[in-house]
Description: This is a predicted structure of a 73-nucleotide RNA (transfer RNA) from a Tepidisphaeraceae bacterium. NCBI's taxonomy places the organism under Bacteria, Pseudomonadati, Planctomycetota, Tepidisphaerales, Tepidisphaeraceae. RNAcentral records the identical sequence in 2 taxa.

RNA sequence: GCGUCCUUAGCUCAAUUGGCAGAGCAGUUGACUCUUAAUCAACGGGUUGUAGGUUCAAGUCCUACAGGACGCA
Numbered sequence: 001g002c003g004u005c006c007u008u009a010g011c012u013c014a015a016u017u018g019g020c021a022g023a024g025c026a027g028u029u030g031a032c033u034c035u036u037a038a039u040c041a042a043c044g045g046g047u048u049g050u051a052g053g054u055u056c057a058a059g060u061c062c063u064a065c066a067g068g069a070c071g072c073a
Base pairs, nucleotide, nucleotide: 001072002071003070004069005068006067007066010025011024012023013022019056027043028042029041030040031039049065050064051063052062053061
């Protein structure tokens, strides 16, 4: 330099091939407990890497850029 893949909550990852952004863990509050842990219940948390485009509608399709992984040279 060229190619392929990845980027979504604090972390690890889903999201049916375009139609209301979710789960587990973590966090907060409550219950239970002499206390802690464990267990149970509830709650909060997102500019879906950035900037554009297509569309009635984009996490999903297209383009550029950034970061990361792998391969070729």
Model confidence (mean pLDDT): 80 of 100.